[in-house]
RNA sequence: GUCAGGGUAGCUCAGCUGGUUAGAGCAUAGGAUUCAUAACCCUAAGGUCGGCGGUUCGACUCCGCCCCCUGACA
Numbered sequence: 001g002u003c004a005g006g007g008u009a010g011c012u013c014a015g016c017u018g019g020u021u022a023g024a025g026c027a028u029a030g031g032a033u034u035c036a037u038a039a040c041c042c043u044a045a046g047g048u049c050g051g052c053g054g055u056u057c058g059a060c061u062c063c064g065c066c067c068c069c070u071g072a073c074a
Stems, first nucleotide, its partner, number of pairs: 001073007010026004019057001028044004050066005
């Protein structure tokens, strides 16, 4: 340099052939239980969906450019 895959919560990820609340597990906080702790149970908080633009009534999802990560080829 070319090509492919990926970027979503603190971490690991799901989501979608565009549609009405953006989710799970772990972690964190509170509660319940216990003599106490752990485990289990309940609840809560936590997100500019990598950035900027475009298409559309409507974009995490489609299109363009850019940034970053991984791999292959040169």
Transfer RNA from a Candidatus Magasanikiibacteriota bacterium, 74 nucleotides, folded computationally. It matches the Rfam family "tRNA". Rfam links the family to the GO term triplet codon-amino acid adaptor activity. Its mean pLDDT, the model's own confidence on a scale to 100, is 81. It was read from a public genome assembly. Lineage of the source: Bacteria > Bacteria candidate phyla > Candidatus Magasanikiibacteriota.